A computed fold for an 80-nucleotide RNA from Geobacter pickeringii, annotated as c-di-GMP-I-GGC riboswitch aptamer.
The organism belongs to Geobacter, within Bacteria.
The RNAcentral record of the sequence draws on Rfam and Ribocentre.

RNA sequence: UCCAGAAAAGCCAAACCCGUUGCGAAGCGGGGACGGAAAGCCACGGAUCUUCCGCCAGGAAGACAGCCGGGUUGCCGAAG
Repeated sequence: UCCAGAAAAGCCAAACCCGUUGCGAAGCGGGGACGGAAAGCCACGGAUCUUCCGCCAGGAAGACAGCCGGGUUGCCGAAG
């Protein structure tokens, strides 16, 4: 460095519930753990979802990083 555990110490937190913001997808806070070695960060490409417009070809503005790819930073260190 690749890689990576039935290891140690920590970390994050799906569904669902409560509160709150938003037209909405969803966000945030609390509870809660299905999972996760990038489930840290970035909407760059694709997918999906929302709202609006449309001459119905599509277009615009958004959401999503826990869908896939890409970029970037990074903890522990058993075996190989």